[in-house]
RNA sequence: UCGUCGGGAGAGAGCGGUCCGCGAUGCGGGCCGCCGCCGAAGGCGCAACCGCCCGGGAACCGCUCAGGCACCAAGGGCCGGCGA
Numbered sequence: 001u002c003g004u005c006g007g008g009a010g011a012g013a014g015c016g017g018u019c020c021g022c023g024a025u026g027c028g029g030g031c032c033g034c035c036g037c038c039g040a041a042g043g044c045g046c047a048a049c050c051g052c053c054c055g056g057g058a059a060c061c062g063c064u065c066a067g068g069c070a071c072c073a074a075g076g077g078c079c080g081g082c083g084a
Base pairs, nucleotide, nucleotide: 001084002083003082004081005080006079007078012035014034015033016032017031018030019029020028021027022026036069037068038067042065043063044062045061049056050055
């Protein structure tokens, strides 16, 4: 560094519209819009320091484009076991 197994956080069960399903005046799911929020896939920014002087340069810091926000599922920085 790679593979594999395991662990792994945060944030609205938000509002409106529409479509579908059902055990049907309710429930569940998909899509779109609006407001609020999260940062630990990815992405972007920067300190010391270095320098060929509009450059190089880190994160669990900052930004939130992407992604995500009941449970479940998926993903998940990082950590552990095993193997190469």